[in-house]
RNA sequence: CCGUCGGACUGUUCCAUCGCUUUGUGAAAACAGGGAGGAAAGUCGGGACAACACAGGGCACCAUACUUCCUAACAGGAAGGGUACACUGAAAAGUGCACACAGCAAGUGCCACAGAAAAUUACCGCCUCGUUUCGACGGGGUAAGGGUGAAAACGUGGGGUAAGAGCCCACGCGCGGUUCUGGUGACAGGAUCGUGGGGUAAACCUUAUGGGUUGCAAGGCCAAAUAUACCGGCAGAUCCGCUUCGGCGGGAUAAGGGCUGCCCGUUCGAUGCCGGUGGGUAGGCUGCUGGAGCCCUGUGGUGACACAGGGCCAAGAUAAAUGAUGGAAGUCCCGAAAUAUCGGGAGACAGAAUCCCGCUUACAGGUCCGACGGUUUU
Numbered sequence: 001c002c003g004u005c006g007g008a009c010u011g012u013u014c015c016a017u018c019g020c021u022u023u024g025u026g027a028a029a030a031c032a033g034g035g036a037g038g039a040a041a042g043u044c045g046g047g048a049c050a051a052c053a054c055a056g057g058g059c060a061c062c063a064u065a066c067u068u069c070c071u072a073a074c075a076g077g078a079a080g081g082g083u084a085c086a087c088u089g090a091a092a093a094g095u096g097c098a099c100a101c102a103g104c105a106a107g108u109g110c111c112a113c114a115g116a117a118a119a120u121u122a123c124c125g126c127c128u129c130g131u132u133u134c135g136a137c138g139g140g141g142u143a144a145g146g147g148u149g150a151a152a153a154c155g156u157g158g159g160g161u162a163a164g165a166g167c168c169c170a171c172g173c174g175c176g177g178u179u180c181u182g183g184u185g186a187c188a189g190g191a192u193c194g195u196g197g198g199g200u201a202a203a204c205c206u207u208a209u210g211g212g213u214u215g216c217a218a219g220g221c222c223a224a225a226u227a228u229a230c231c232g233g234c235a236g237a238u239c240c241g242c243u244u245c246g247g248c249g250g251g252a253u254a255a256g257g258g259c260u261g262c263c264c265g266u267u268c269g270a271u272g273c274c275g276g277u278g279g280g281u282a283g284g285c286u287g288c289u290g291g292a293g294c295c296c297u298g299u300g301g302u303g304a305c306a307c308a309g310g311g312c313c314a315a316g317a318u319a320a321a322u323g324a325u326g327g328a329a330g331u332c333c334c335g336a337a338a339u340a341u342c343g344g345g346a347g348a349c350a351g352a353a354u355c356c357c358g359c360u361u362a363c364a365g366g367u368c369c370g371a372c373g374g375u376u377u378u
Stems, first nucleotide, its partner, number of pairs: 001374010012329007020035006037349001041360002044358005049215004056264004061211005066080005081101001082099002085096004102206002107204002109200003123146002125142007154172006173196010219286004229277006239250004256268004293312008331346006
């Protein structure tokens, strides 16, 4: 310098004319200010807020799962630990990368095919005894060697044995217990004792922690219209006080309704409640944008971030506005020129609907960072 991959940021500006929408002033005309994103997408997570309701317990169901920290919170983020894999290295270690990373020593399952056998099994082989037509056959012992497989009774060396085997010894490895040192911690290193087939929990399950439900089509208010129609269930009782004897007030309660998927519990409930058939209305206002808000500087922190000071206000539509035309500039590409010019072309993914914080996906061009590979000069 070039290429590939990954990540972060950006992804148009000004003027004129006309048009749409919104805020302020105004009687109006008009004047001034504003108007779609980094993902507005997906609806995968977490909340704010609202109602049930001034509210609970258990089960079911769902989610999470190494440690510490950040945050309003999260299955998010930061920094670490461990394990596996790859590279460098004699090793120690370092770098990169992946992880659905609690538990198989609570229990129940499963491990196809191959193989003798997937846990107490012997195909080949080894040792030994007997028979023999000399080809081989039968009995006993064995699990060191070979084979099958992803995985085969912990590994290496020595002793011992008929041949072997943790049978014995030394060293090591895995798992578990106790303890010391370091660390906030996950863990790391050491000592000692015990023990010796594994794997699998996005297998059933166990443990720990957490979760009320529904969601702006939540909810609140106004106007108008209609049939306070009809049917069914419970009840029109009862208790207390007052009474002008008309009634008024309070408590409890029935059928039933709500919380709620179920149970307990609780709450509403007497001219009222619940269910059904049917009729009217579907209009307007609000929620509706000042926020866990944004920008700059300083301090602290490995970092995600936190604190302090200063500054800013940047859409609220409702069938859904946020645009069109012209010119200039800017960015990139191609060609020509040669000293900064001319001509042509291109601009991705894409469009708010209560709001915010994350995750995932899409993206022309440009800038920056990292890794890998190549080339070349100093």